[in-house]
Molecule: SAM riboswitch aptamer (S box leader)
Organism: Flavobacteriales bacterium
RNA sequence: UACUUAUCAAGAAAGACGGAGGGAAUGGCCCUAUGAUGUCUUGACAACCUGCUUCUGCUAUCCAAGGAUAACAGAGGAAAGGUGCCAAAUCCAAUUCUGACGUAAUAGUCAGGAGAAGAUAAGUU
Numbered sequence: 001u002a003c004u005u006a007u008c009a010a011g012a013a014a015g016a017c018g019g020a021g022g023g024a025a026u027g028g029c030c031c032u033a034u035g036a037u038g039u040c041u042u043g044a045c046a047a048c049c050u051g052c053u054u055c056u057g058c059u060a061u062c063c064a065a066g067g068a069u070a071a072c073a074g075a076g077g078a079a080a081g082g083u084g085c086c087a088a089a090u091c092c093a094a095u096u097c098u099g100a101c102g103u104a105a106u107a108g109u110c111a112g113g114a115g116a117a118g119a120u121a122a123g124u125u
Stems, first nucleotide, its partner, number of pairs: 002124007013042005021031003026093003043086001045084001048082003052077006059070004090117001095114007
């Protein structure tokens, strides 16, 4: 860099520095000198991976016949390690399909489904 899989309406901020833009991109809508974005420190949130642990199932081995141990799978717990994350649903919206309203017909509005793009993790490259 690319590919695959899973998840994305839950959750969680203080301080210091610094001084103008920021929320990926386009449109909208927001945040921001009552100091944003960012960097650092500390603290939290979460539970994807690893490790630990409880129960259950299954298989194997051992046995003093009561059980014991190990692998795997499932359901929990905890938060030690690797990440992530701490404005707004990924802030909303590409596009498309269905239904309702609406129009002479378009347009347009609302609700729902699929879904592009993106983010994060794990694996591969």